[in-house]
Context: one part of a larger RNA
């Protein structure tokens, strides 16, 4: 000096991105426990008391012929300590808000999550030689299963819901029509010629899937306007008018894990709050199964506060052990 413990007056987060770390809690026994719940929970909520040894007592069990003894729990009463779970083991805690329902999986060795799985919910595909999948094939998985069964795809507990648009681009349908290739078809044309032929070309007709055309489908893929006038102060505009568009964003939510200007304004907490909380709507560029909006329980998530606690710090000191160093 460095590591690893260990103590600290007086304050106690003023340290720092952030209480990181450290501290504080800690058993067991009685008590006593809120909001808010999906009535199971929250809940060990919180937040308080007791705990040694002694001596007599009740009581309950086992033992015993039987006096009684053994253990255990309550009872009063006495003893000593600074301190009775005397040492070691052995929850700090309340509150708010975001995300994700949970419990669980994950980047063996920088990420543990909000990511990925779940239960559920939908959609689609498949009639059994089943769809699909491996495999040139034999064959096998599916499955010794049969649509309450397999496969695939998004969403992802539960509550209330999930609006409009099929014009593009998927898919499905369509015993009409049109395009649609080999091939089949062979009028008829050419060359050649000894007239038997041999060769060269070839319309009309016929032809699949497929595309066009026409319809259907959005919990397929995705999409969901402008300008402009308008109420007896002002604003603001329920009301109108024009263009565009397949239709012009419903309910919700809303400076947000989305908001650029933005440290938007107002409220709330602070002596002082770019963060948090509640509200407003002026959504650059929210929005409904790329799910919306809430939600009790959960989390080695994140965010903010507050009690309690402390060397994190005001500001640092000591002490231990072990290295490093110097001397011998």
């Nucleotide at each position: 000096u460095u590591a690893u413990g260990g103590u600290a007056a007086a304050g106690g987060a003023a340290c720092u991105c952030g209480g990181c770390a450290a501290a504080u809690u800690g058993a067991c026994u009685c008590u006593g426990u809120a909001a808010c719940u999906u009535c199971g929970g929250g809940a060990g909520a919180a937040g308080g008391a007791g705990u040694a040894a002694c001596u007599c007592g009740a009581c309950a069990a086992g033992c015993g012929a039987a006096c009684g003894c053994u253990u255990g729990u309550c009872g009063a009463g006495u003893u000593g300590g600074c301190a009775c779970a005397g040492a070691a083991u052995a929850g700090g805690g309340g509150g708010u808000a975001g995300c994700g329902a949970c419990u669980g999986u994950u980047u063996a060795a920088u990420a543990a999550a909000a990511a990925c799985a779940c239960a559920g919910g939908u959609c689609u595909c498949u009639g059994c030689u089943a769809a699909u999948u491996c495999g040139u094939a034999a064959g096998a998985a599916g499955a010794u299963g049969u649509a309450u069964a397999g496969g695939g795809g998004c969403u992802g507990a539960c509550a209330c819901c999930u609006g409009c648009c099929c014009g593009g681009u998927g898919c499905u349908g369509u015993a009409a029509u049109a395009u649609g290739a080999a091939g089949g078809g062979g009028a008829g044309a050419g060359g050649u010629u000894u007239u038997g032929g041999c060769u060269u070309u070839g319309a009309a007709c016929u032809g699949a899937a497929a595309u066009a055309c026409c319809a259907g489908u959005a919990a397929a893929c995705g999409g969901c306007g402008g300008c402009u006038g308008u109420a007896a102060c002002u604003c603001u505009g329920a009301c109108g008018g024009u263009c565009c568009a397949a239709a012009g964003g419903u309910a919700g939510c809303g400076a947000a894990a989305u908001u650029c200007c933005u440290u938007g304004u107002c409220g709330g907490g602070u002596a002082a709050g770019u963060u948090c909380c509640g509200a407003c709507c002026u959504g650059c560029a929210u929005g409904a199964a790329u799910g919306g909006u809430g939600u009790a329980a959960c989390g080695a998530c994140u965010u903010c506060c507050c009690c309690g606690c402390u060397g994190u710090c005001u500001c640092u000191a000591c002490c231990a052990u072990a290295a490093u160093c110097u001397c011998a």
This is a predicted structure of a 328-nucleotide part of an RNA (large-subunit ribosomal RNA, domain IV) from Goniochloris sculpta.
The source organism's lineage runs through Eukaryota, Sar, Stramenopiles, Goniochloridales and Goniochloris.
Its Rfam family is "Bacterial large subunit ribosomal RNA". Gene Ontology terms of the family: ribosome and structural constituent of ribosome.